The RNA shown here (Archaeal signal recognition particle RNA) has 311 nucleotides and comes from a Methanobacteriota archaeon. Lineage of the source: Archaea > Methanobacteriati > Methanobacteriota. It was read from a public genome assembly, where an Rfam model found it. It matches the Rfam family "Archaeal signal recognition particle RNA". Its family is annotated with signal recognition particle, plasma membrane targeting and SRP-dependent cotranslational protein targeting to membrane, signal sequence recognition in the Gene Ontology. The family is grouped with related families in Rfam's "SRP clan". A reference for the family is Regalia et al. (2002), "Prediction of signal recognition particle RNA genes", Nucleic Acids Res.

[in-house]
């Protein structure tokens, strides 16, 4: 003289800032920030109490320090919309302008090859009665006549087969008439439609007759093509009759000279809407101001007392 360890309160320190007071400072008032050591109690606007070392009167706390008070600086996030006639964003009110409009000037495509207006009729919707087109769906009824036609039913006749003649049903065929319901062409029912029915079967002494497969023809049906149209639907078509509509355009008729838009002014109206400016409110921490903060730089100044140890 420094240094560890403990321990004490008298140094310091327990918030900061605006505004308003004041000559100024604190303090009580409002307000804004911050906070792990009261943000503690009293008095205070006819004021309290002090003087740039700037609050007063009590009572508590922290413990000389992980430093600690002041002054500057340069950063960081963060408050603050009761800081800005700020900036952006919503809304609300006001105003003025445009938007609508009237008159006056100007100017003016275009215009007697007719401005601009009026009347009529058409396009358009809608009843009703037709046509035309596309489409769409459909195939009538009756009467004759034919094939010894097929079935069913009952009658004579014959030695089989079979023969004759009724009565119903049906099937095919011709004709005519109807109808819108016809035509053409192809297919086409296995045994369960019809006609012929090779062969092959069946009755016979025989002559002759039967029933029938396939095959062919056909009829019902199918399909395709035409044609048609009673009925059903549609339509950038169309005739007639009525109603409606009527902004724009076509046709037609009357009058017969302006004039759509522009521009300027003077005015009026202002519902919605647009754009500008004012104002109120609300929102947003974007800029800038202010703020307190923690760390950082740097500068001055402070660091007491008591014990033990070291030294």
């Nucleotide at each position: 003289u420094g240094c560890u360890a403990g321990g004490c309160u008298c140094g310091a320190c327990c918030g900061g800032g605006g505004c308003g007071u004041u000559c100024g400072g604190c303090g009580u008032g409002c307000c804004c920030u911050u906070a792990u050591a009261c943000a503690c109690c009293g008095a205070a606007a006819u004021c309290g109490u002090c003087g740039a070392c700037a609050g007063c009167g009590g009572g508590g706390g922290u413990g000389a320090c992980a430093g600690c008070u002041g002054g500057g600086g340069a950063c960081g996030g963060c408050g603050u919309a009761a800081c800005c006639u700020g900036c952006c964003c919503u809304g609300c009110g006001c105003g003025c302008g445009c938007c609508c409009u009237g008159c006056a000037c100007c100017u003016g495509a275009c215009u007697a090859u007719g401005a601009g207006g009026c009347c009529c009729u058409g396009u358009c919707c809608u009843g009703c009665c037709g046509g035309a087109u596309g489409g769409g769906a459909g195939g009538u009824g009756g009467c004759u006549c034919u094939g010894c036609g097929g079935c069913g039913c009952a009658g004579c006749c014959g030695g089989a087969g079979g023969g004759c003649g009724g009565c119903g049903c049906u099937c095919u065929c011709u004709g005519c008439c109807u109808u819108g319901g016809c035509c053409g062409c192809g297919g086409g029912g296995a045994a369960c439609g019809g006609g012929u029915c090779a062969g092959g079967c069946c009755c016979u002494g025989a002559c002759g007759g039967g029933a029938g497969c396939a095959g062919c023809c056909u009829c019902a049906c199918c399909g395709c093509g035409g044609a048609u149209u009673a009925c059903c639907c549609g339509u950038g078509c169309u005739g007639g009759c009525g109603g409606g509509g009527a902004a724009a355009c076509g046709g037609g008729g009357c009058c017969g000279a302006g004039g759509a838009g522009g521009g300027u002014g003077c005015g009026g109206a202002c519902a919605a809407g647009c754009g500008c400016g004012c104002g109120c409110a609300g929102g947003a921490a974007u800029g800038g101001g202010c703020g307190a903060c923690a760390a950082c730089c740097u500068c001055a100044g402070c660091a007491g007392c008591c014990u033990a140890g070291c030294u």